[in-house]
RNA sequence: GCGCCCUUAGCUCAGUUGGAUAGAGUGCCAGGCUUCGAACCUGGAAGUCGGGAGUUCGAGUCUCUCAGGGCGCG
Numbered sequence: 001g002c003g004c005c006c007u008u009a010g011c012u013c014a015g016u017u018g019g020a021u022a023g024a025g026u027g028c029c030a031g032g033c034u035u036c037g038a039a040c041c042u043g044g045a046a047g048u049c050g051g052g053a054g055u056u057c058g059a060g061u062c063u064c065u066c067a068g069g070g071c072g073c074g
Stems, first nucleotide, its partner, number of pairs: 001073007010026004019057001028044005050066005
């Protein structure tokens, strides 16, 4: 230098053919339970979906560009 893949909650990840309210586990907070904890049960908060632009009635999803990371080739 070229090609491919990844980036979504604090962390690890799902998200189908573009479709209406963005999710799970874990962690965190509160309550229950308990002599107190752990475990377990219930509830809750937490996201500019890496940044920007475009297409569309509608974008996490498609296109372009930039950034970061990984793999391969030279």

This is a predicted structure of a 74-nucleotide RNA (transfer RNA) from an Oligoflexia bacterium. Rfam family: tRNA. It is annotated as a transfer RNA. The source organism's lineage runs through Bacteria, Pseudomonadati, Bdellovibrionota and Oligoflexia.